[in-house]
RNA sequence: GCCCCGGUAGCUCAGCUGGAUAGAGCGACGGCCUCCUAAGCCGUAGGUCCCAGGUUCGACUCCUGGUCGGGGCA
Numbered sequence: 001g002c003c004c005c006g007g008u009a010g011c012u013c014a015g016c017u018g019g020a021u022a023g024a025g026c027g028a029c030g031g032c033c034u035c036c037u038a039a040g041c042c043g044u045a046g047g048u049c050c051c052a053g054g055u056u057c058g059a060c061u062c063c064u065g066g067u068c069g070g071g072g073c074a
């Protein structure tokens, strides 16, 4: 330098045939239970979907450029 994959909640990730309030598990917080704690059960909060443009009635999803991480070739 070229090519490929990835960036979504505090963490690990799903969602990508474009569509309605963007989700799960873990974690945090509150409650139930218990003498107390843990476990278990219930609930709540938490998001510029890496950034900027473009296409579209509509973009996490498609296109272009950038950026960060990983891998391959030279």
Base pairs, nucleotide, nucleotide: 001073002072003071004070005069006068007067010026011025012024013023019057028044029043030042031041032040050066051065052064053063054062
A computed fold for a 74-nucleotide RNA from a Lysobacterales bacterium, annotated as transfer RNA. Rfam family: tRNA. Rfam describes the family as follows. Transfer RNA (tRNA) molecules are approximately 80 nucleotides in length. By type it is a transfer RNA. The coordinates come from a structure-prediction model, not an experiment, and the mean pLDDT is 80. Taxonomically the source falls in Lysobacterales (Bacteria, Pseudomonadati, Pseudomonadota, Gammaproteobacteria).